The RNA shown here (c-di-GMP-I riboswitch aptamer) has 114 nucleotides and comes from a Pseudomonadota bacterium. Its mean pLDDT, the model's own confidence on a scale to 100, is 79. It matches the Rfam family "c-di-GMP-I riboswitch aptamer". Rfam describes the family as follows. GEMM was predicted in a large-scale screen for bacterial structured RNA regulatory elements.
RNA sequence: ACCGAAAAAAGCCAAACCCGUCUAAAGACAGGGACGGAAAGCCACGGGUCUUGCUUUCCUCCGAGAAGCCAAAGAAGGCUCUCCGAAGGUCCCCAAGAUCGCCGAGCUGCCGAU
Numbered sequence: 001a002c003c004g005a006a007a008a009a010a011g012c013c014a015a016a017c018c019c020g021u022c023u024a025a026a027g028a029c030a031g032g033g034a035c036g037g038a039a040a041g042c043c044a045c046g047g048g049u050c051u052u053g054c055u056u057u058c059c060u061c062c063g064a065g066a067a068g069c070c071a072a073a074g075a076a077g078g079c080u081c082u083c084c085g086a087a088g089g090u091c092c093c094c095a096a097g098a099u100c101g102c103c104g105a106g107c108u109g110c111c112g113a114u
Base pairs, nucleotide, nucleotide: 012037013036017032018031020029021028022027035101041107042106045104046103047102048099049098050097051096052095053094058089059088060087062085063084067080068079069078070077
């Protein structure tokens, strides 16, 4: 000097939760707080997950009209099917947003004995 790299030391980050703000939401930011982390540093490039929108597929509920069947006059109700309107949910695809403390890729970084 190079390779490899343990221990130790100096430190670093900050889950859940609480509070405040932003947001339609997921979530983000700031303070408190530590579950944990050897990249729990950066990055949304690939995948996964989450939110919202759209939604041709399907379902539920309500209202109205038409046809048929059953019951019945102490009735005026029930069932099936078709069509229309309204609301809610929803498969796949797509779009936008989020997540790096979900995984991979890329970039960067502290200490270091025999």